[in-house]
This is a predicted structure of a 101-nucleotide RNA (SAM riboswitch aptamer (S box leader)) from uncultured Sporosarcina sp. Its mean pLDDT, the model's own confidence on a scale to 100, is 81. Taxonomically the source falls in Sporosarcina (Bacteria, Bacillati, Bacilli, Caryophanales).

RNA sequence: CUUAUCAAGAGAAGCUAAGGGACUGGCCCGUUGAAGCUUCAGCAACCUCUGCGUCGCAGGAAGGUGCUAAUUCCAGCAAGGGGAAACCCUUGGAAGAUAAG
Numbered sequence: 001c002u003u004a005u006c007a008a009g010a011g012a013a014g015c016u017a018a019g020g021g022a023c024u025g026g027c028c029c030g031u032u033g034a035a036g037c038u039u040c041a042g043c044a045a046c047c048u049c050u051g052c053g054u055c056g057c058a059g060g061a062a063g064g065u066g067c068u069a070a071u072u073c074c075a076g077c078a079a080g081g082g083g084a085a086a087c088c089c090u091u092g093g094a095a096g097a098u099a100a101g
Stems, first nucleotide, its partner, number of pairs: 001101006011040005019029003023076004041068003045065004049059004072095001077092006
């Protein structure tokens, strides 16, 4: 850079010490210890593997990455609808995350 997916799912211990949730604005989480590192555990997205097989669907958790607060926490640009407005709903983008190449 390209393609695909992102409304589900999944914790505990030790060490540490004040921040973190990508960014901005909100709104949340945090000394009943954030984030980070280590160990074990779990989940199951992609690739690998097995079966059917046109695309694909199903299976399992053995391997490679990944993940384990809140819809990618919500919005951020555009279009449409409702409304007096604030604001609300839908769709598509932008950005982000993960995997494969």